[in-house]
RNA sequence: ACCACAUCCAGAGGGGUGGAGGGACUGGCCCGUUGAAACCCCGGCAACCCCCCGAAGCGAGAGCGGACGGGGAAGGUGCCAAUUCCAGCAGGUUGAGAGCCUGGGAGAUGUGAA
Repeated sequence: ACCACAUCCAGAGGGGUGGAGGGACUGGCCCGUUGAAACCCCGGCAACCCCCCGAAGCGAGAGCGGACGGGGAAGGUGCCAAUUCCAGCAGGUUGAGAGCCUGGGAGAUGUGAA
């Protein structure tokens, strides 16, 4: 890499180096020389892992304690324009279109597994 599961309408940016790209892909639409990517420094957000408490349940008891509820933020990741920026496939709504709704696909992140 592949696979399984969970989440994706919330939140959070300054400086230095750099010098033309970036927003996964395609189409759109945006961001960018009032400085893109990338790297570094500092700061922040969040709460997946993690820590504490409760608790269904298990146990004769000591105790154990997945899902679930509440709290925390030292550490491991992640993230800090726009809903994953919007759409992409199928269905519904409509005379049709636009728009909207539902499901799926793709993608991202984490955990597990390998």

Predicted 3D model of a 114-nucleotide RNA (SAM riboswitch aptamer (S box leader)) from an Actinomycetota bacterium. It was read from a public genome assembly, where an Rfam model found it. The prediction has a mean pLDDT of 82. Of the family's consensus pairs, 94% are formed in the model.